About this RNA
Bacterial RNase P class A from a Dehalococcoidales bacterium, 353 nucleotides, folded computationally. Rfam family: Bacterial RNase P class A. About the family: Ribonuclease P (RNase P) is a ubiquitous endoribonuclease, found in archaea, bacteria and eukarya as well as chloroplasts and mitochondria. Model confidence (mean pLDDT): 77 of 100.
């Protein structure tokens, strides 16, 4: 200098003039002073705080998470390790308990896919000398994603872990580690694929939600019909007991106003200490939109940041562009989107010194 990996930030200012919300004052319908859309506010996909709801007991279901150990209010998140796997490499990626509980699947091809001999190799025996017939085999061939654990060598009539040496799987034993796991040594024991198929195991978990829900006012038609008596209903999955009580559906009528919830928090800054980190604590300082059809703008100059042209160059002139996108009860996440730009650290090549 070139190509990566793996974060962090900014994403428009300045004035000047009209214009809109909301707090505070005041000489009160007007003045003045303050504030006024995000890093994702988006998905509405996870956890939670807040609000309401169970008459009381028992059973089952149903969702969720799955390697270990640690933060966190909680989480399916975050951080840090372990196994597998891709990358030269910095770094990624993972639906990662259980397949000897048990039920199912594995198409086609192929002889066979939870057990099996198509073609071949060998022995025997019989002829019509290339054919059949018994027997032995799974090295080698074909099918396939997968085929009696791979390579290799020695034995065989010809092969097999038949036996040896190494590797994988498995299962004993000793060590290391909180733990997943990891080394070492032994043993020929060796068909073990799916669970992102049902299933099991093991830990969690009642619902519904800011249109939750309280409160104030006002209005009207307790109008009309039906069902149910060993039946209905008793707050949001089902099933039994018990206790309470009438209960439930349909048509139709009236209110659709206003206040609160509604914005001081598991807040945010910045330093100390501890912790590899996520983090936690301890001090010090800060207060940044609360709308309701639904504010947070619009115009004019100027400047910045890209793009292109002109100019040898510096500089300067022209021209166009300036991203994603808008709070609605809060906060932690996750995923998705982004025009330009600034910055950390590492990895890998090339070149100079």
């Nucleotide at each position: 200098c070139a190509a990566g990996u793996a974060g962090a930030c900014c994403g428009g200012g300045u004035g000047a003039c009209c214009g809109c919300u909301c707090c505070u004052u005041c000489u009160c319908u007007g003045a003045a002073g303050g504030a006024g859309a995000g890093g994702a506010a988006a998905g509405u996909c996870c956890g939670a705080g807040c609000u309401c709801u169970a008459c009381c007991g028992g059973g089952c279901a149903g969702g969720a998470c799955g390697c270990c150990g640690g933060g966190u209010a909680a989480u399916a998140c975050c951080c840090g390790g372990g196994a597998g796997g891709g990358g030269c490499a910095a770094c990624c990626c993972u639906a990662c308990g259980g397949a000897a509980a048990g039920u199912g699947c594995c198409a086609c091809a192929g002889a066979a896919a939870c057990g099996u001999a198509c073609c071949g190799c060998c022995c025997c025996g019989a002829c019509u000398u290339g054919u059949c017939g018994g027997g032995g085999u799974a090295a080698g061939g074909g099918u396939g994603a997968a085929a009696u654990g791979g390579u290799g060598a020695g034995g065989c009539a010809a092969g097999a872990g038949c036996u040896c040496a190494c590797c994988g799987g498995c299962g004993g034993c000793c060590g290391g580690g909180u733990g997943a796991c990891c080394g070492g040594u032994c043993g020929g024991c060796c068909g073990u694929g799916c669970a992102a198929a049902c299933c099991c195991c093991g830990u969690c978990u009642g619902g519904a939600g800011c249109a939750a829900g309280a409160c104030c006012a006002a209005a009207u038609a307790g109008g009309g019909g039906g069902a149910c008596a060993u039946a209905u209903g008793g707050a949001u999955g089902c099933c039994c007991g018990g206790c309470c009580a009438g209960u439930c559906c349909c048509c139709g009528g009236g209110u659709u106003g206003g206040u609160c919830g509604c914005u001081a928090g598991a807040g945010c800054c910045u330093g100390g200490u501890g912790g590899u980190a996520a983090c936690a604590u301890c001090a010090g300082g800060u207060c940044g939109a609360g709308a309701u059809a639904g504010a947070u703008g619009g115009u004019c100059a100027c400047c910045g940041u890209c793009c292109c042209g002109a100019u040898u160059a510096c500089g300067u002139c022209g021209g166009g562009a300036u991203a994603c996108a808008g709070a609605a009860c809060u906060c932690g996440g996750c995923u998705u989107a982004c025009a330009g730009g600034u910055u950390u650290a590492c990895u890998u090549g090339a070149c100079c010194c």

It was read from a public genome assembly, where an Rfam model found it. The model forms 97% of the base pairs in the Rfam consensus.